[in-house]
Context: one part of a larger RNA
């Protein structure tokens, strides 16, 4: 002065528990990893912080790998070379395929080939040389500086004590006074209102026109005008500060309970997160010292692999059904995307899909009928009308090309599977749970990964017992 303790004290966390709610562990499938195989099954990552991770949904490409085939030497030097070579072509042959090669001919006009060295390039090595960026401690509240002051000094002191807080947050004490990084302010987004602004948005009221039904009174729906009320997009302001009461507290800080008021004590989510440590991950994004390879470890093609299958392990998806499963009708989004892209609309086709084809560089048109839901009919506890694996057969689509190795339809088959041991993970309110929609990747393929709406709970307002983390004090054979 740190670390460490199955030493003490205080505090805090649903990556701790406690009260709850839903999973994972059992089962089929998807998918990542080990292993095992294999010509290759390229390679990284390894508790927590590695395993739908490298935006990694590999058909060729990507592709680093395997098998076969072909290509590439800037510049210098040294032999050499003076010969019509190198180099480029039509047609055929060889071949998986090429003027690469050979056959036969044209064209072309001076340097091609060897060596030695040297380079290009190398997803070859070293991430324990390295920069960048990045994960974690950390949803944490710490880490330091001038001056003093204390100590031979390493160093202490501020930064500790009491209370308080989400916080080294504040308030009092106090040899400390003050600063700084961070925490807070900040910055975007939702949530009330209020002023401009009105196309492509809106459509209250008026006024036109048309159409349906009519018990003619009327009722409901499309278009145009006027209009910016209202909805929405878009700038700019208001508003929320423990401000106001009442307790408690030390009269403080702040706490607890009200009122107002869309919203209360950090309103609700997100950006940003110090000083430093983990020789933490990444030389396979990119940059980059060293080493290496250097006609191959460089660089093309053509075919196989990364897709293999006696296991094991991670994360998921679908389900075991009645709060449900099948048909038949009806009802309400929002966030994005769109030019060799979105495609209404109409035509064929049971369907996937085809064949025209309007608008639309998009608040115009399109993806875009959301799904759960409601309603009415079956099913009746059955391995079923549940559940959809696996397997045959027709069919489609994208792509040069679906055998190895896409996607989707239709019809046939119809698996395991009766709620899952020890063990385990998320999760506190518009959450969890379930429900579906768009965009990323993308020629095509989503159970992924980011988002976006719907529908909408249970239970704590406590604790440190268990797993952990701050802070303070104590031993110590540790640094």
């Nucleotide at each position: 002065u740190g670390g460490c303790g199955g030493g003490g004290g205080a505090g805090c966390a649903c990556c701790a528990c406690a009260a709850g709610g839903g999973g994972u562990g059992a089962a089929g499938c998807c998918u990542g990893c080990g292993g095992u195989u294999u010509a290759a099954u390229u390679g990284g990552a390894g508790u927590c912080a590695a395993c739908g991770c490298c935006g990694g949904g590999a058909a060729u490409c990507u592709u680093a790998c395997c098998g076969g085939g072909a290509g590439c030497g800037a510049c210098a030097g040294u032999a050499g070379a003076a010969u019509g070579a190198a180099a480029g072509c039509c047609a055929a042959g060889c071949u998986g395929a090429c003027g690469a090669c050979u056959u036969u001919g044209c064209u072309a006009g001076a340097c091609a080939g060897a060596c030695u060295g040297a380079g290009a390039g190398g997803a070859g090595g070293u991430g324990c040389a390295u920069g960048g960026c990045c994960g974690u401690c950390g949803c944490c509240a710490g880490u330091u500086c001038g001056u003093g002051c204390c100590g031979u000094g390493a160093g202490g002191u501020g930064u500790c004590c009491g209370g308080u807080u989400a916080a080294g947050u504040c308030c009092g004490g106090c040899a400390a006074c003050g600063a700084a990084c961070g925490a807070g302010a900040c910055c975007c987004c939702c949530a009330u209102c209020c002023u401009c602004u009105g196309u492509u948005g809106c459509u209250c009221a008026g006024c036109u026109u048309u159409c349906u039904c009519u018990a003619c009174g009327g009722a409901g729906g499309g278009a145009g005008c006027c209009g910016c009320a209202c909805a929405c997009g878009g700038a700019g302001g208001a508003g929320a500060c423990u401000g106001c009461c009442a307790g408690u507290g030390u009269u403080a800080a702040a706490c607890u309970g009200g009122a107002g008021g869309a919203g209360g004590g950090a309103g609700g989510g997100g950006g940003c997160u110090a000083c430093g440590g983990c020789a933490g991950g990444u030389c396979a994004g990119c940059a980059u010292g060293c080493c290496c390879c250097g006609a191959a470890u460089c660089u093309c093609c053509c075919g196989g692999g990364c897709c293999a299958c006696a296991c094991g392990c991670g994360g998921g998806c679908u389900g075991c059904a009645a709060u449900g499963g099948c048909g038949a009708g009806g009802a309400c989004a929002g966030c994005g995307g769109g030019u060799u892209c979105c495609g209404a609309c109409c035509c064929c086709g049971a369907a996937a899909g085809g064949g025209g084809a309007a608008g639309g560089u998009a608040a115009u048109c399109c993806c875009u009928u959301a799904a759960a839901c409601c309603u009415c009919g079956c099913c009746g506890u059955a391995g079923u009308u549940g559940g959809g694996a696996u397997u045959g057969a027709g069919g489609g689509c994208u792509g040069u090309a679906a055998c190895c190795c896409g996607c989707c339809c239709u019809c046939a088959u119809g698996a395991a599977c009766a709620u899952g041991g020890a063990a385990u993970c998320c999760c506190u309110a518009g959450u969890a749970a379930c429900c579906g929609c768009a965009c990323g990747u993308c020629a095509c393929c989503a159970u992924c990964g980011c988002g976006c709406g719907g529908u909408g709970a249970a239970u704590a307002c406590g604790u440190c017992c268990c797993u952990g983390c701050u802070c303070c004090u104590u031993g110590c054979a540790c640094a």

Background:
Model confidence (mean pLDDT): 81 of 100. A computed fold for a 479-nucleotide part of an RNA from a Candidatus Methanomethylicaceae archaeon, annotated as small-subunit ribosomal RNA, 3' major domain. The source organism's lineage runs through Archaea, Thermoproteati, Thermoproteota, Methanosuratincolia and Candidatus Methanomethylicaceae. Its Rfam family is "Archaeal small subunit ribosomal RNA". Clan: SSU clan.